[in-house]
RNA sequence: GCGGAUGUAGCUCAGUGGCAGAGCAGUAGCUUCCCAAGCUUCAGACGGGGGUUCGAUUCCCCUCAUCCGCUCCA
Numbered sequence: 001g002c003g004g005a006u007g008u009a010g011c012u013c014a015g016u017g018g019c020a021g022a023g024c025a026g027u028a029g030c031u032u033c034c035c036a037a038g039c040u041u042c043a044g045a046c047g048g049g050g051g052u053u054c055g056a057u058u059c060c061c062c063u064c065a066u067c068c069g070c071u072c073c074a
């Protein structure tokens, strides 16, 4: 330099062109003499920019970060 993969909640992962989910963690409550466990509740995210579209997390382009592979030819 070239190619590929990944990027979604604090962490691990789903997801799909039409309301963004789960588990764990966190808040509050119930329960308990207290703690733990259990149950309920709440809050929290699509790496960034642009484009296509009525509508983009999803499709396209650029870019950033991490990882993997290829090349030393002009």
Base pairs, nucleotide, nucleotide: 001070002069003068004067005066006065007064010024011023012022013021018054026042028040029039030038047063048062049061050060051059
Notes:
Transfer RNA from an Alphaproteobacteria bacterium, 74 nucleotides, folded computationally. Model confidence (mean pLDDT): 81 of 100. Its Rfam family is "tRNA". Rfam's curators write: Transfer RNA (tRNA) molecules are approximately 80 nucleotides in length. The organism belongs to Alphaproteobacteria, within Bacteria.